[in-house]
């Protein structure tokens, strides 16, 4: 340098056009339980890498760009 793959909460994943105001698990936090931690129960707060495009509608499709990753010269 080409080509491919990937990019969602504080980590790891899941959602592939509309019933989704983005879900799970793990951590954070608050309250209960408990003499106290831990466990365990209820709660709450957190996220679609960016910047055009398609559409009535886009985390999903599409184009570039930036990051990581594998393949190749």
């Nucleotide at each position: 340098g080409g080509c491919c793959u990937u990019a969602u909460a504080g980590u790891g994943c899941a959602g592939u056009g509309g019933u989704c105001a983005a879900g799970c698990a793990c951590a954070u936090c608050u309250g209960g339980u408990u003499c106290u931690c831990a466990g365990c129960c209820a709660g709450a707060a957190g996220a679609c890498u960016c910047g055009g495009g398609u559409u009535c509608g886009a985390a999903u499709c599409c184009c570039g760009a930036u990051a990581a990753g594998g393949c190749u010269a």